[in-house]
RNA sequence: GAUAGAGGUGCGUGGCCCAUGAGUAUCUCUCCCGUCGGACAGGCGCAGGGGAGAGGGAAGGGGGGCUUCGCCGAGGCAUCGCAGCCCUGCCUGUGGGAUGCGGCGCCGGGCCGCGGGAUAACAUCCCCCGGACUGUCGUCCCGGAAACGGGGCGGAGCGCUGUC
Numbered sequence: 001g002a003u004a005g006a007g008g009u010g011c012g013u014g015g016c017c018c019a020u021g022a023g024u025a026u027c028u029c030u031c032c033c034g035u036c037g038g039a040c041a042g043g044c045g046c047a048g049g050g051g052a053g054a055g056g057g058a059a060g061g062g063g064g065g066c067u068u069c070g071c072c073g074a075g076g077c078a079u080c081g082c083a084g085c086c087c088u089g090c091c092u093g094u095g096g097g098a099u100g101c102g103g104c105g106c107c108g109g110g111c112c113g114c115g116g117g118a119u120a121a122c123a124u125c126c127c128c129c130g131g132a133c134u135g136u137c138g139u140c141c142c143g144g145a146a147a148c149g150g151g152g153c154g155g156a157g158c159g160c161u162g163u164c
Stems, first nucleotide, its partner, number of pairs: 001164005008072001010071003014067005026056008039094006075107003079103005085097003108134002111131003115127004136155008
C1' cells in the first nucleotide's frame, strides 16, 4: 500500500400497514366586526382579513410494527460557501426554515440521568455535561512455559485485527 473483517438493543435508506396529528388546517351556509393582512419594514391593491354557530373534513414531518437494501466515520452534529425552493394577494428589502453539493472541525458504541433546543406531544430526535457498561489498543500488577485469563489506569476510529 492492497484486501477481508470485528464491536451489537450497532448505523442509515426505501416500501407497506397502524395510531397520533385532529374534529386541527381547510371547504360550504348564516350572522357579526371592518380595510386592520406574511416573522419585520416599505409600497401596490381591496372578491383580501378576523370572530360566532351549523354541516362536511384532510395531509406532511415525527412515532410503532413488518419488511427490503446499503453498511462498520456506518452515521450524527456544528460552521462556512454555492444553488434553487418554502415562510406572503403581489413586489422590494431584512430575517427564518428545510433540501442538494463542496470545504473544514468534533464524536469508538449503545444505555441512563441533569440541563438546553426542535416539535401538537410526557412520543421521538439533536446538543453540552455526568455516570456506569461495552469493544479496541497501550501500560502496570497477579496467574501461566506460552497463547491467554483476571484486575487497575489511560488513549482514540486518521483506530484495531487477519492475509498478501

Model confidence (mean pLDDT): 78 of 100.
The RNA shown here (Lysine riboswitch aptamer) has 164 nucleotides and comes from a bovine gut metagenome.
The model forms 100% of the base pairs in the Rfam consensus.
Its Rfam family is "Lysine riboswitch aptamer". Rfam describes the family as follows. Riboswitches are metabolite binding domains within certain messenger RNAs that serve as precision sensors for their corresponding targets. Allosteric rearrangement of mRNA structure is mediated by ligand binding, and this results in modulation of gene expression. Rfam 15.1 lists 3,224 matches to the family in 1,923 species.